RNA sequence: CGAGCAGAAAAGAUGAUCGCGGGCCGCAAGGCGUGAGGAAAGUCCGAGCUUCGCAGGGCAGGAUGCCGGAUAACGUCCGGCGAGGGUGACCUCAGGGAAAGUGCCAUAGAAAAGGAGACCGCCACGUAAGUGGUAAGGGUGGAAAGGUGCGGUAAGAGCGCACCAGCAGUCAGGAGACUGGCUGGCUUGGUAAACCCCAUCCGAAGUAAGACCGAAUAGGGAAGGGAUGAAGUUGCCCGCCGACCUUCCGGGUAGAGUCGCUUGAGCAAACGGGCAACCGUUUGUCUAGAUAGAUGAUCAUCGCGUGGAAACGAACAGAACUCGGCUUAUUGAACGCUCGCCUC
Numbered sequence: 001c002g003a004g005c006a007g008a009a010a011a012g013a014u015g016a017u018c019g020c021g022g023g024c025c026g027c028a029a030g031g032c033g034u035g036a037g038g039a040a041a042g043u044c045c046g047a048g049c050u051u052c053g054c055a056g057g058g059c060a061g062g063a064u065g066c067c068g069g070a071u072a073a074c075g076u077c078c079g080g081c082g083a084g085g086g087u088g089a090c091c092u093c094a095g096g097g098a099a100a101g102u103g104c105c106a107u108a109g110a111a112a113a114g115g116a117g118a119c120c121g122c123c124a125c126g127u128a129a130g131u132g133g134u135a136a137g138g139g140u141g142g143a144a145a146g147g148u149g150c151g152g153u154a155a156g157a158g159c160g161c162a163c164c165a166g167c168a169g170u171c172a173g174g175a176g177a178c179u180g181g182c183u184g185g186c187u188u189g190g191u192a193a194a195c196c197c198c199a200u201c202c203g204a205a206g207u208a209a210g211a212c213c214g215a216a217u218a219g220g221g222a223a224g225g226g227a228u229g230a231a232g233u234u235g236c237c238c239g240c241c242g243a244c245c246u247u248c249c250g251g252g253u254a255g256a257g258u259c260g261c262u263u264g265a266g267c268a269a270a271c272g273g274g275c276a277a278c279c280g281u282u283u284g285u286c287u288a289g290a291u292a293g294a295u296g297a298u299c300a301u302c303g304c305g306u307g308g309a310a311a312c313g314a315a316c317a318g319a320a321c322u323c324g325g326c327u328u329a330u331u332g333a334a335c336g337c338u339c340g341c342c343u344c
Stems, first nucleotide, its partner, number of pairs: 001340005007335001010331001012302007020035002023032003037316001041327002044325005049206004056238004061202005066080005081095001082093004096197002101195002103191003119138002121134005146164006165187001167184007210259003213255001220249006232240002266285008304313003
């Protein structure tokens, strides 16, 4: 210099004037202080909190799925193992079970799973037609019933042997996934983001949840259902509970109320433990809380980028109960690592 890989951080600063939402002070005028994000977004997971008899049973359904750890929890994160890709930095994996059962494997091919199968070829017999043997070779296919070699044979074949792959057993190492060795009989296709099996977990609805105060829900009529069981139990059934429910007619009343609401698995620093995720101790700190929704505009100086200068430019986006994640959107520069080339 070129090409790449990975992660962390930032998202302009200060001041003035005007304006808006909370808070405090003030009788008032007014004053002081404070006010969006890394994703506030998608609402995809996991929780807190609230209500519903959820806290009885069963069925159905859903999610997850190598090992160990972290965590309030998770489908998240960290560290490993295995498989695959890359020269490498590094990246990807729904990564349990196919020897419980069922299904599927298009086209091609003789044959696509029964340890099957004879299209060409090979061998034996036969004058021939053909009959029998054969999975070495050819052909088809993503895949042809272990692979390579030597022996063997009429030709062949795990038929025998060696090595390799796989399976079972066993020994050693490891916390484990797993790795390595030895022995054995020789061999068992793929597919579970197909049904299924196994293991673990899962009640539902969301702060417009919901609680309180105030107003009102009065008193009526008609029809239908209901102790042979209403409403409720938020997929269904049983079970529980135990008297109302639905529709129509006619009549009547009503808040810019309070709380929930922001102090919380909070944030920052130092020290200690751990490879890490993370945890512990001490100290400091308070950082929007609106309710149709405030968080804005202008100017000055400086910083950044483009430009000779004047000047111009600066992304995605915007809280609505709160946290932990994931995913998606997005700006310019720098930092770490790898490979290649050049120069000293």
The RNA shown here (Bacterial RNase P class A) has 344 nucleotides and comes from Dialister histaminiformans. RNAcentral records the identical sequence in 2 taxa. Its mean pLDDT, the model's own confidence on a scale to 100, is 77. The sequence is in RNAcentral, with records from ENA and Rfam. Of the family's consensus pairs, 97% are formed in the model. The gene name in the source record is rnpB. It matches the Rfam family "Bacterial RNase P class A". By type it is a ribozyme.